[in-house]
Context: one part of a larger RNA
Molecule: large-subunit ribosomal RNA, domain I
Organism: Planctomycetota bacterium
RNA sequence: AAUGCCGAUAAUGGAUGCCUAGGAGGCUUUGACCGAGGAAGGACGCAUACGGCGGCGAUACUCGUCGGGGAGGUGCCAUAAACCUUUGAUCCGGCGGUUUCCGAAUGGGGUAACCCACCACGCCUUUGGCGGGGUGGCCAAUCAUGAAAAUAUAUCCGUAAGGGUGUAUAUAACGUUUGGCUGGGAACGGCGUGAACUGAAACAUCUUAGUAACGCCAGGAAAAUAAAUCAUUAGAGAUUCCGUCAGUAGCGGCGAGCGAAAGCGGAACAGUCUAAACCAUUGCGUAAGCGGUGGUGUUGCAGGGCAGACGAUAUUCGAUGAAAGUUUGGUAGCAGAAGGACCCGGAAUGGUCUUCCAUAGAGAGUGAAAGGCUCGUACGCGAAACUAAACUUUCCGAUAGUUUGUUCCUAAGUACCAUGGGGUACGAUAAAACCCUGUGGGAAUCUGGGGCGGCCACGUUCCAAGACUAAAUAUCAAAGUCUACCGAUAGUGAACUAGUACCGCGAGGGAAAGGUGAAAAACACCCCGGGAGGGGAGUGAAAUAGAUCUGAAAUUGUCGGCUA
Numbered sequence: 001a002a003u004g005c006c007g008a009u010a011a012u013g014g015a016u017g018c019c020u021a022g023g024a025g026g027c028u029u030u031g032a033c034c035g036a037g038g039a040a041g042g043a044c045g046c047a048u049a050c051g052g053c054g055g056c057g058a059u060a061c062u063c064g065u066c067g068g069g070g071a072g073g074u075g076c077c078a079u080a081a082a083c084c085u086u087u088g089a090u091c092c093g094g095c096g097g098u099u100u101c102c103g104a105a106u107g108g109g110g111u112a113a114c115c116c117a118c119c120a121c122g123c124c125u126u127u128g129g130c131g132g133g134g135u136g137g138c139c140a141a142u143c144a145u146g147a148a149a150a151u152a153u154a155u156c157c158g159u160a161a162g163g164g165u166g167u168a169u170a171u172a173a174c175g176u177u178u179g180g181c182u183g184g185g186a187a188c189g190g191c192g193u194g195a196a197c198u199g200a201a202a203c204a205u206c207u208u209a210g211u212a213a214c215g216c217c218a219g220g221a222a223a224a225u226a227a228a229u230c231a232u233u234a235g236a237g238a239u240u241c242c243g244u245c246a247g248u249a250g251c252g253g254c255g256a257g258c259g260a261a262a263g264c265g266g267a268a269c270a271g272u273c274u275a276a277a278c279c280a281u282u283g284c285g286u287a288a289g290c291g292g293u294g295g296u297g298u299u300g301c302a303g304g305g306c307a308g309a310c311g312a313u314a315u316u317c318g319a320u321g322a323a324a325g326u327u328u329g330g331u332a333g334c335a336g337a338a339g340g341a342c343c344c345g346g347a348a349u350g351g352u353c354u355u356c357c358a359u360a361g362a363g364a365g366u367g368a369a370a371g372g373c374u375c376g377u378a379c380g381c382g383a384a385a386c387u388a389a390a391c392u393u394u395c396c397g398a399u400a401g402u403u404u405g406u407u408c409c410u411a412a413g414u415a416c417c418a419u420g421g422g423g424u425a426c427g428a429u430a431a432a433a434c435c436c437u438g439u440g441g442g443a444a445u446c447u448g449g450g451g452c453g454g455c456c457a458c459g460u461u462c463c464a465a466g467a468c469u470a471a472a473u474a475u476c477a478a479a480g481u482c483u484a485c486c487g488a489u490a491g492u493g494a495a496c497u498a499g500u501a502c503c504g505c506g507a508g509g510g511a512a513a514g515g516u517g518a519a520a521a522a523c524a525c526c527c528c529g530g531g532a533g534g535g536g537a538g539u540g541a542a543a544u545a546g547a548u549c550u551g552a553a554a555u556u557g558u559c560g561g562c563u564a
Stems, first nucleotide, its partner, number of pairs: 004562008017549001018515002022486002024483009033184002041102003044057003048080002051077003054061001063096006072084003107116003117135003121131004136182006143175001145173001150169008188219001189217005199206001203253001229236002240267005250258002271468003274411001278295007300446001302410003305406006316398003321395011333381002339354005355372002357361001363375003416441008426453001448463005502509002522548001525536004
């Protein structure tokens, strides 16, 4: 004596600890469509004052009304000024009003939030201006108008083919009026179109998978639904969902894999209406007949119609609608028990002593840890208006059979067959049914027809070719509540100006960023400095809490020590 080592002290940095304003996940309850009456989503504006967020719309931080409430208020960041308010403001709730421009966007156009019109009306300062209203497309009904061609008919010309003229029938089309639709919606639903990677240790049938994606359409749920169903000699009795049956029966380059059903146990339960025969009435038609409206009628132990016989006037139901009422809820709220002293401390909710309430000792806040300080909690109470459910009453709607005869009716390009596909757990395979369907054939009518996994017989069961139908189910949201969920590199991408800043032509991608203190009491005043910053002083429990909690490590400076 260091470009080394050790220590101290400052700095840098933002780990760690503590915290939570935000998230995550359950459970319970409730709710679930919006839109031409202009939505969803936006643009632009609106305040005394610049901007962002939230709110609102030229009546623009708001208007009216009916309730609640009772002292402060003029949203937040975030103040200043000026105002409002017990003549009841601000605020909360019900019902209304206003609601620029764009957007389905709808008068026409358009590079969204802009441009340009027309019609009738009103007003004015009248070649014009202003104001509010109307003017899109498609579908249906409606009323009015109504062709050309065609058809029918009459007539004329022509040998004929054909042509001319008249009349009738409408229809198209344009228009009037009315109604509907249009666009949006995270997931959930139905239908249609429909992959590939992948697996099969390659690959083609197969698988992935009827998945993803795309299209159309709908609702608060959707779809399905009242047996031409299943079963099997016993029977069940619409659909949907859950559990089981069962990884069974089966299917399968019998590989990989795929994979039921009946039955049973539960959730929830609900059943109805047409067509036809027949009757009445009505429109068109010379008629045959066709159509409208109403009654009747709706099933399988066949039922219904029609004709006859017997019998009933009661009972019950309603998923529909109207009115009134009652009850219980919802959308604002009201009320709500009980403590003092001393000690430490900046501060009492702590400690000590003593005391009280409790249908309230859930929870949160308050200068540390509070049953008795604040907000609440328990037990109770409450609606002018709107609204939900249940019930009651009235109206409204529905609600009758038994039997004898007759054989009128009981859903047709349907059932069924062939062939080509598809769906059923079931891959033409095989004995392969059942359901749907392209193409070609093509029935029966109750003495009928379908099913019972080839087919036949017997037996049994059901009645297709029309329609509707709550609940149990799916998904989401809100509120309440809970958590051996996270605690700022976690938890949402987002605790903060977050789908922001920023990136990208675009589709799209997509951050970082929390913490002074109990209270701003946020450092008056003085000094150095151009300032930044610092030194005093002051506040505070603390200022190494000063723009900030704590403040690790790497790293840096300074000081001290050690070492060649």